[in-house]
Context: one part of a larger RNA
RNA sequence: CUCUCGUUAAGGAACUCGGCCUGAUAGCCCCGUAACUUCGGGAGAAGGGGUGCCGCACUAGUGUGCCCGCAAGGGUGCAUGAAGCGGUCACAGUAAAGAAGGCCAGGCGACUGUUUAACAAAAACACAGGUCUCUGCGAAGUCGCAAGACAACGUAUAGGGACUGACUCCUGCCCAGUGCUGGAAGGUUAAGGUGAGGGGUGAGCCCGCCGCAAGGCGGGGGUAGCUCGCGAUCCGAAGCCCCAGUGAACGGCGGCCGUAACUAUAACGGUCCUAAGGUAGCGAAAUUCCUUGUCGGGUAAAUUCCGACCUGCAUGAAUGGAGUCACGAUCUGGUCACUGUCUCAACGAGAGGCCCGGCGAACUUGCGGUGCCUGUGAAGACACAGGCUACCCGCCGCUAGACGAAAAGACCCCGUGGAGCUUUACUGCAUCUUGGCACUGAAACCUGGGUGAGCAUGUGUAGCAUAGGUGGGAGGCUUUGAGACCCGGCCGCUAGGUCGGGAGGAGCCAACAAGUGAAAUACCACCCUUGGUCGCAUGGGUUUCUAAUCUCGCGCCGUUAGCCGGCCGGGAGACACUGCCUGGAGGGCAGUUUGACUGGGGCGGUCGCCUCCUAAAGUGUAACGGAGGCGCCCACAAGGUUCCCUCAGCGCGGUCGGUAAUCGCGCCAGAGAGUGCAAAGGCAAUAAGGGAGCUUGACUGCGAGACGGACAUGUCGAGCAGGUGCGAAAGCAGGGCUUAGUGAUCCGGUGGUUGCGUGUGGGCGCGCCAUCGCUCAACGGAUAAAAGCUACCCCGGGGAUAACAGGCUGAUCUCCUCCAAGCGUUCACAGCGACGAGGAGGUUUGGCACCUCGAUGUCGGCUCAUCACAUCCUGGGGGUGAAGUAGCUCCCAAGGGUUCGGCUGUUCGCCGAUUAAAGUGGUACGUGAGCUGGGUUCAAAACGUCGUAAGACAGUUUGGUCUCUAUCUGCGGCGGGCGUUGGAUUUUUGAGGGGAUCCGUUCCUAGUACGAGAGGACCGGAAUGGACGAACCUCUGGUGUACCUGUUGCACCGCCAGGUGCAGCGCAGGGUAUCCAAGUUUGGAUCGGAUAAACGCUGAAAGCAUCUAAGUGUGAAACCGACCCCAAGAUAAGAAAUCCCGUCCGUGUUGAACGGACCUGAAGAGCCCUCAGAGAUUAUGAGGUUGAUAGGCUGGAGGUGGAAGCCCCGUAAGGGGUUCAGCUGACCAGUACUAAUUGCUCGUGUGA
Repeated sequence: CUCUCGUUAAGGAACUCGGCCUGAUAGCCCCGUAACUUCGGGAGAAGGGGUGCCGCACUAGUGUGCCCGCAAGGGUGCAUGAAGCGGUCACAGUAAAGAAGGCCAGGCGACUGUUUAACAAAAACACAGGUCUCUGCGAAGUCGCAAGACAACGUAUAGGGACUGACUCCUGCCCAGUGCUGGAAGGUUAAGGUGAGGGGUGAGCCCGCCGCAAGGCGGGGGUAGCUCGCGAUCCGAAGCCCCAGUGAACGGCGGCCGUAACUAUAACGGUCCUAAGGUAGCGAAAUUCCUUGUCGGGUAAAUUCCGACCUGCAUGAAUGGAGUCACGAUCUGGUCACUGUCUCAACGAGAGGCCCGGCGAACUUGCGGUGCCUGUGAAGACACAGGCUACCCGCCGCUAGACGAAAAGACCCCGUGGAGCUUUACUGCAUCUUGGCACUGAAACCUGGGUGAGCAUGUGUAGCAUAGGUGGGAGGCUUUGAGACCCGGCCGCUAGGUCGGGAGGAGCCAACAAGUGAAAUACCACCCUUGGUCGCAUGGGUUUCUAAUCUCGCGCCGUUAGCCGGCCGGGAGACACUGCCUGGAGGGCAGUUUGACUGGGGCGGUCGCCUCCUAAAGUGUAACGGAGGCGCCCACAAGGUUCCCUCAGCGCGGUCGGUAAUCGCGCCAGAGAGUGCAAAGGCAAUAAGGGAGCUUGACUGCGAGACGGACAUGUCGAGCAGGUGCGAAAGCAGGGCUUAGUGAUCCGGUGGUUGCGUGUGGGCGCGCCAUCGCUCAACGGAUAAAAGCUACCCCGGGGAUAACAGGCUGAUCUCCUCCAAGCGUUCACAGCGACGAGGAGGUUUGGCACCUCGAUGUCGGCUCAUCACAUCCUGGGGGUGAAGUAGCUCCCAAGGGUUCGGCUGUUCGCCGAUUAAAGUGGUACGUGAGCUGGGUUCAAAACGUCGUAAGACAGUUUGGUCUCUAUCUGCGGCGGGCGUUGGAUUUUUGAGGGGAUCCGUUCCUAGUACGAGAGGACCGGAAUGGACGAACCUCUGGUGUACCUGUUGCACCGCCAGGUGCAGCGCAGGGUAUCCAAGUUUGGAUCGGAUAAACGCUGAAAGCAUCUAAGUGUGAAACCGACCCCAAGAUAAGAAAUCCCGUCCGUGUUGAACGGACCUGAAGAGCCCUCAGAGAUUAUGAGGUUGAUAGGCUGGAGGUGGAAGCCCCGUAAGGGGUUCAGCUGACCAGUACUAAUUGCUCGUGUGA
């Protein structure tokens, strides 16, 4: 010193983020007990009283046995057992141990429960209760490829899913979006069906050429057939569109303006928008940014808390709203009690540490002979530079540094890294769903389109009439029953048409005339529109059947079987199941994508091309440098050519007409105009500008040679060939005054074409030429096709790159100076000081990105400091708009000092109360190998807000692991060695270093100076305090675990008595020594020296003046002494006093030097032992028999408080006497009884 404990004066939360911790409370009995309440509770609420022992008394009572008695009862035992009265002792009677602290208010969650094994126990989860929704049983749902299983041996009072979360009062508006549910219409729509049409080939045919001919060659179109990896139309579900419903589905729930007779406000009005504009409630809240909102309460003082208000950044109704009893190791505030949490620390106990003996790790480690300051330096040096300091070596301690150790930084960025998660990212897959075909059969009915036959159908106007078209046509129909009539069916434009039946018994219609585009259904033929009938092939629908298929079962059999199969009987039924094809739904699952630049990253901006500047007189040249443009345009031209013309402006003149329009004049004007569009460079008699004529060179095939250039692109280009325009011609023309107006490759389309043509022919297909399709604009273009979150995160890297700190810089910041307009009644400068200017500093916010990402821990507090001075106080001075007192301002000055609380994590700040004053800054925003951990900044959770979501927020809220034994330097202590020129003992000097250094109040001078008064001094003197320091223990107290006493429980010494042990020293009351503070004593003084600002003397330069230049004074808590402490390793090792030590021989510059022999072993010191005033060890000090060093003994002091034994009193507990007794650690003495016995070692011999 640390840990674990005990006690503590006075105060009592002042500590701190926070009463964390500690303490206090505590058993049992009795009394008593509030708000509130779901009437259960709250409640052990709170708050009080009692508690030992003895006697009455083996009591009352209770249970039970025995005896007597018929019973009532009596007698006698055992067990249990109150209450009361009286007495008695102590500080204290649940005497030890065990054993709730309470109350008030608020948030959240109803509750008991559950959770992140090992940083989060919560407000999170769960929960009864509520609601919605699905599910009719082979249930839905879930698992499985399936069989099958769970659900459930359950059946809607059941089961699944979702949300909410007891209870009470409630739960508003919006269905536009999304979702879900429903919807026989309509639109769209797959496979499949249908197959209009098309492609290929193709005998014969046609054409051309050759051949006398037969025939050959080439070309064209093309029958049937075959063929196609061609195919319109129509049929063809779900889905989507569409129409509705639905919020306890996902979700959402406005703005502006005006208005009342004070003002303010707006019941009221207007207007815009919406699907609808937030109702009841609640509200600065777990939600409020501004914000410490405002008011009230509480406090001396409150950023917290409670109650209100309502301006709700950004409350709000089952992502439930608002309340609420009870409950909570929850969060917040207050309060009583209590305390070492604190003021402010002290003492004590035990275990470590330390020393000795034994045993004996790890981290770490480039090598180390490992200092300080200032500087330097990859920008913070033990190692570099220059100084300073420093004899050699250990031991105990402390942590400021070794950018200490540990962990290839978790933050940040980067990687065409990874993973998890999300979704209306992309693309798939499971799954669900849709239709087709198969498994798959029979029948009836209804029905669609196609086709064949046959039949019906057809109204503009005009017209007898309901005229489908065209052609033919002069006759046709009729006893196989005409006209007219009746009945009925169908159609219908309401006029009629047509068919059937009846009856009837001989006609009817047309051509003709008019009218019409067209003339007769008179008749025939081929058709059109619409609609029946029948047949064929083919679809759709409904219903029925049973035999496929599925399924259930009493029973029988296999069979001794709750399975399975067969039989039998029932149900469903061509559906379902399943397979293939197919459309849809489809983060349930999977694989991936989600750009770069960037004074970190993100957000923002940008990304290709043209022009100018930057660009440094060739070219080129960067920046998130400064400015602008392009993604076109032009064909009665804005192209080509030939010919012609000359602008803007200014002056003068001139109708409307103005300053300015068009017109005229000008030997005024050289380009300021114009040039399609940006800018630059160009362009005038040869214009590239303006106009007219004719035109298409805005040509085809090429291209010597250059420019430019990484490549790929890009640019210029005479000339040649062909054909062309203009021009008389020479000539010019391969677009435009020039430089932007853009996109590689792949893939595909179109046109052309001498090429290729997978056995052959042809074709398909391909190539080549021309051309088209990319805001591939991230513009050299990763794919045809791609967004997000990560605080659950991971890996690889980076100090190539951010956050902290340092560094550089100093815009900003702080301070100063200069100038002086103005303020200050007057007056720039007592005090201020605009507009401006110049600096210093390196505390702010920044800039830069230089060390550090194989880690430099980050705010605040605590502790401990240290420096600067731009000084807060105290000290000295100048000025004052200084009367005094009190101030203001400036100069000098860093010696010392510079408070305690309330709030908040706070630094800061505000507030309370003081003070002489409550300074400003630096030190890695000093200090986490010193502490804390409230804040910030991991994982959990909630609110508001944002986001579809995953999630996110310099927004809020509750919770949340702080490791390290010290090697070196440094610092505080303590020793050993050697040196200090002989060795010792004692006393000192002081180079040098350190410490101390503060201030108030009262009184006197003096109610004086001053002042009208009120008030009220300087200077000088006295007293007394606060804080701080030192020493001490007489006093006051604390402690006092070897002292005394009391006492509880248990055990033991056989019992009694008396003691002992254990229970925290058991607890409790006192307390010597010691050590302590809160106690006592004491310190700062005074004086000298030299100075600062300042004030002077003398005094020139400069005949004056001047404190200065020469000279010389005064002058401050600062400086140097004086005061206190350390100190000669002060290696410069000092001084003084005292003590001690031999003879001989040899050598020898005849010295104290060297060598040797014998003798000697001094002074002094140590070992060892007894110890304490000393102490980790060592050291220091007191002693060692000639001795009081320690122990013992004796006596005393002090403490305790009246021993035991005996006697007496009392029934007893107990009391009295003997007795101020007994006991007693450390204190003070005395006394050798015990132990310091005997001894040994070092140290020498006169010293360069």